[in-house]
A computed fold for a 72-nucleotide RNA from Candidatus Amesbacteria bacterium GW2011_GWC1_47_15, annotated as transfer RNA. The sequence was found in a public genome assembly. The organism belongs to Candidatus Amesiibacteriota, within Bacteria. Rfam family: tRNA. Rfam classes the family as a transfer RNA.
RNA sequence: GCUCCCAUAGCUUAACGGAUAAAGUAGCAGUUUCCGGAACUGCUGAUACAGGUUCGAUUCCUGUUGGGAGCA
Numbered sequence: 001g002c003u004c005c006c007a008u009a010g011c012u013u014a015a016c017g018g019a020u021a022a023a024g025u026a027g028c029a030g031u032u033u034c035c036g037g038a039a040c041u042g043c044u045g046a047u048a049c050a051g052g053u054u055c056g057a058u059u060c061c062u063g064u065u066g067g068g069a070g071c072a
Stems, first nucleotide, its partner, number of pairs: 001071007010025004018055001027043005048064005
């Protein structure tokens, strides 16, 4: 330098182009307990960035950024 793959919550993963983006775990609060742990209940928290297509984009297209693999 070229080609391919990936990017969603603090972490690990879901989500035919269509309703309020769903879980586990972590965090916070409560119930329980002499205290803690466990268990149960509730809450908080996310689509890498910029454009395009579409009535509608996490999903499709282009570019950029970051990570990985291969070729030279």